[in-house]
Context: one part of a larger RNA
RNA sequence: CAAUAUUGAAGGAACUUGGCAAACUAGCUUUGAAACUUCGGGAUAAAAAGAACCCUAGGUCAACUAGAGGUAACAUAAAAUUGAGGGGAGCGACUGUUUAUUAAAAACACAAGACUUUGCUAAAUUGAAAAAUUCAGUAUAAGGUCUGAUACCUGCCAGGUGCUGUAAAGUGAAUAUGAGGCGUCACGCGUCAACUAUAAACUCCAGUAAACGGCGGCUGUAACCAUAACGGUCCUAAGGUAGCGAAAUUCCUUGACGGGUAAGUUCCGUCCUGCAUGAAGGGUAUAACGACUUCCCUGCUGUCUCCAAUAUUGACUCAAUGAAAUUGAAAUUUCCGUGAAGAUGCGGAACUACUGCGGCUAGACGGAAAGACCCCGUGCACCUUUACUAUAAUUUUAAAUUGUUUUUAAAAGUAUAUUACGUAGCAUAAGUGGAAGUUUAUGAAAAAUUACCCAGGUAAUUUUUAAAACGCCAGUGAAAUACCACUUUUUAUAAUUUUUAAAACUAACAGUAGGACAGUUUAAAACCGGUAGUUUGACUGGGGCGGUCGCCUCCUAAAAAGUAACGGAGGUGUGCAAAGGUAAAUUCAAAUAAAUAUAAAUUUGUUGUUGAAACAUAAUAGUAAAUGUUUGCCUAACUGCAAAACAUACAAGUUGAGCAGAAACGGAAGUUGGUUAUAGUGACCCGGUAAUCCUGUUUGGUAAGGUUAUCGAUCAACGAAUAAAAGGUACGCUGGGGAUAACAGGCUAAUAACUCUUUAGAGACCCUAUCGAUGGAGUUGUUUGGCACCUCGAUGUCGUCUUAUUACAUCCCGGGGCUGAAAAAGGUUCCAAGGGUUUGGCUGUUCGCCAAUUAAAGUAAUACAUGAGAUGGGUUUAGAACGUUGUGAAACAGUUCGGUCCCUAUCUACCGUAGUUUUUAAAGUUUAACAAAAUUUAUUCCUAGUACGAGAGGACCGGAUAAAACAAACCAAUGGUUUAUUAGUUGUUGUUAAAGCAUUGCUAAGAAGCUAUGUUUGGAAAAGCUAAAUACUGAAAACAUCUAAGUAUUAAACUUUUUUGAAAAAAUUUUAAUAUUUUUGUUAUAGACUAUAACAUUAAUAGAUUAAGUUUGAAAUACUGUAAAGUAUAGGAUUACUUAAUACUAAGUAAAUAUUUUU
Repeated sequence: CAAUAUUGAAGGAACUUGGCAAACUAGCUUUGAAACUUCGGGAUAAAAAGAACCCUAGGUCAACUAGAGGUAACAUAAAAUUGAGGGGAGCGACUGUUUAUUAAAAACACAAGACUUUGCUAAAUUGAAAAAUUCAGUAUAAGGUCUGAUACCUGCCAGGUGCUGUAAAGUGAAUAUGAGGCGUCACGCGUCAACUAUAAACUCCAGUAAACGGCGGCUGUAACCAUAACGGUCCUAAGGUAGCGAAAUUCCUUGACGGGUAAGUUCCGUCCUGCAUGAAGGGUAUAACGACUUCCCUGCUGUCUCCAAUAUUGACUCAAUGAAAUUGAAAUUUCCGUGAAGAUGCGGAACUACUGCGGCUAGACGGAAAGACCCCGUGCACCUUUACUAUAAUUUUAAAUUGUUUUUAAAAGUAUAUUACGUAGCAUAAGUGGAAGUUUAUGAAAAAUUACCCAGGUAAUUUUUAAAACGCCAGUGAAAUACCACUUUUUAUAAUUUUUAAAACUAACAGUAGGACAGUUUAAAACCGGUAGUUUGACUGGGGCGGUCGCCUCCUAAAAAGUAACGGAGGUGUGCAAAGGUAAAUUCAAAUAAAUAUAAAUUUGUUGUUGAAACAUAAUAGUAAAUGUUUGCCUAACUGCAAAACAUACAAGUUGAGCAGAAACGGAAGUUGGUUAUAGUGACCCGGUAAUCCUGUUUGGUAAGGUUAUCGAUCAACGAAUAAAAGGUACGCUGGGGAUAACAGGCUAAUAACUCUUUAGAGACCCUAUCGAUGGAGUUGUUUGGCACCUCGAUGUCGUCUUAUUACAUCCCGGGGCUGAAAAAGGUUCCAAGGGUUUGGCUGUUCGCCAAUUAAAGUAAUACAUGAGAUGGGUUUAGAACGUUGUGAAACAGUUCGGUCCCUAUCUACCGUAGUUUUUAAAGUUUAACAAAAUUUAUUCCUAGUACGAGAGGACCGGAUAAAACAAACCAAUGGUUUAUUAGUUGUUGUUAAAGCAUUGCUAAGAAGCUAUGUUUGGAAAAGCUAAAUACUGAAAACAUCUAAGUAUUAAACUUUUUUGAAAAAAUUUUAAUAUUUUUGUUAUAGACUAUAACAUUAAUAGAUUAAGUUUGAAAUACUGUAAAGUAUAGGAUUACUUAAUACUAAGUAAAUAUUUUU
């Protein structure tokens, strides 16, 4: 010193984030017992009382109960076991469960409520399947989801997403059918394939919120003001109802008011201005309950003021045994500087004999863990979703397994019949062809009935009747009629084929049920974070958010070219058939003058070398002998090339004489391969179109490919990773980075702080008693920043505690100047760092506000000093909740409850304590250098109610003296402690006694020692040199001047003085063959060990003994009492300690050094 225990004066939470920890309480019996309440509770509420032993009485004679009873003690549940209590709020109803190893909670669960699925071979779940769970259950059942006892309640919205339902229309795959096309000499070949038929699904429509979810603005108005019952207007699917409300939700905010407190960022009540409450992601209230969170009170206490003592275990010494991390090597100082920017190691200076031991933790950017924060990686993992792409499952369709029959409906072709009306024409002419005849007793014509109808007729049937009717011709017309054939169209019927729907039947097996459905396989469509694989850009004064990404012009750019920045300015992703070619002609802008009322416009005259004229457009350059403007004729806005250059990493890009062909303009020379120049853009792959003397998989063709021309990219992240791609991680992981952020340091000093200067103004007058705008010049390195230089193979972060050291730009005390200084009290300013610089309430706070004091309650630095010193309230992991954001995973310099702080010290530094050598032998005495410590304030009184002042008030200077804080020492007294000691007493062991154990069992007293809260003492006084300041004399400068020479006064500062340390510094004294020291022993006034100090027989060093004192207060015996017990002995037995006395016990032997001489 630490840990674990015991005790504590006075105070009693003042401690602290917080009563953490500790203390108090406690079992039993008897009284007594509030609010509130779900009437059960609350309740052991709270608050009180009692207990031993003896005697007597009752008692089954044990336990126990009772009593005006008695006895002893500080104390009778005497030890041990063993609730502190109450009040206000939040959350959750409750008992329960949970992160084994940092979270026990408000989270989970729960009874209860609701929605939803499911009719049994149930839904749901597991599995590839067989099969199984559910369940040997059956809707009062089973599964899923949400809420979470109870009470009162649960509002509005169907626009979006989802779910359910409906079936009309649209879209809708495989498949069926196969018009038609292509290839081919051709095909029963190959290939493409329209239309049509066809499911779920989607669109559409409706319902549904205890499904996912959502639930507004602006503005006017009442007879003070204010407010707005009332009105207007816009939008919406609907605009938040009841309730609650600065809340676990409120940013501003410590909201406002009230309560509690001396003082209340917390707490309680109220208000409502709800950033951003709100009704089963439930709203509000709630008795009981809670190791939950929060506030207050009583009691209690070492939590604290402020620490003290004691016990035990470590620590220390000796003996024995004997790890670990760490370690480049070490011969391992301080200060200032330097330096990859914080040095034991570099430079300079200073300090420094050598070596241990015990302590301490300021440094060794100490140890431990290739930083978890941050960034980076074309790293990983997991999670999410309306990212991309797949996919299980599910739904649906087709084919197969797959048979028989009936009905119904539809389609197709076939057969039979039937239908067909413009006008003209007899009149209802389907079309074409043939045709000169046809039909008729096998019943013509007429009539009736039926069907159809364009209302004119047409057809069929029947009866009666009984013989003719029609065509050719004629006429009308586009077409001419009887009759026959073929074909079209309308409708009907029939069978066949295919399909729709509804039914019936049927299989091996003893029977029943079911049954061509289902199931299964294959193909196809839909749906699909259930599952999987992946993606999710770069630049960037860290990253993110924002911005940007190609091309053109200018400046930056430093007179060749080129040249960066998240430097400063702008354009572009085209246009034009003339705005192109050529030939010819011509001159603009502006100024000025005139005409009309004139300034615009127009016309005219003069000047007019290029100017913001014009040249499609940005800017720059260029252009008047045109590149501008106008007119004529045209299409060179041509084909095939191309020497040589520019530019250049490559790929791209740019200029281009000249040659050939065929053109335009011009008289000709000649010019023309678009546009005054510089932007107007996109590689490869893939696909389309046109052309083609290319290739054509045995051959001939084809398909396909090539070549030429051309089209399709905001591939705009513009040299383009893919046809196809978003997010979260605080559950995170990994590789790296001080190439890059957060802390600290460094550089800088915009900002900040401070100083100086200018002086307009304020100050009645007057710049500077005081205040001072605007402007200017600096200093510092305390703020906020900038930079990104050390550190990411780790430099621990705010606040508090502890311990501090320094600066001075001074908060107080000291000394001065000025004052708008009468005194007193101030204001301002100069000098001055010696000392000092409070306790509480609130909050994690620093800060701040408040209460009460004070001479004063300073500002800063020191890694925002100090976590190998403490704490851990805040921030900053994992749990949970609220509000808000997000579809979601999740997120929030928003809030809230909870939440592991390791290190035995090697070196340096520091505090102590020793050994050795040196100081020319030893032992004493004295004091330097140097270093450290100390240094505070001023109540009251006197001077003096004086100076001053109208008064009220009220001093300087000087003298005396309480007190506070601080420091040192001490224990006589006051107290504390006292596991020394003594006594009392409970339980238990023990025959009794003594004694042991239970925290020393508990309780009372308590010497010595140690101690503070106790006592004593301290700061003084004085000298010297100075600061600001005040002066004397006094020139430069005949004066003046504190200064230049000279002289003086003057501060808590400085140097002395005071105290302490200081001998590897010195002086001095004494000593001798005798002296000194060590070792050893007995010890304490000393002490970790050493050392120091006392003594060692010539001796009181310790013990023992004796005496006295202090402490404690006894047995035996005697006597008294029924007994418990009491009285006397007692002015004191015993115990420990203190003092004194007394050799009874134990304390001497040996060694070394020095003195002399020589070397």
Predicted 3D model of a 1159-nucleotide part of an RNA (large-subunit ribosomal RNA, half B) from a Bacteroidota bacterium.
The prediction has a mean pLDDT of 82.
RNAcentral holds the full RNA, with entries from ENA.
Its Rfam family is "Bacterial large subunit ribosomal RNA".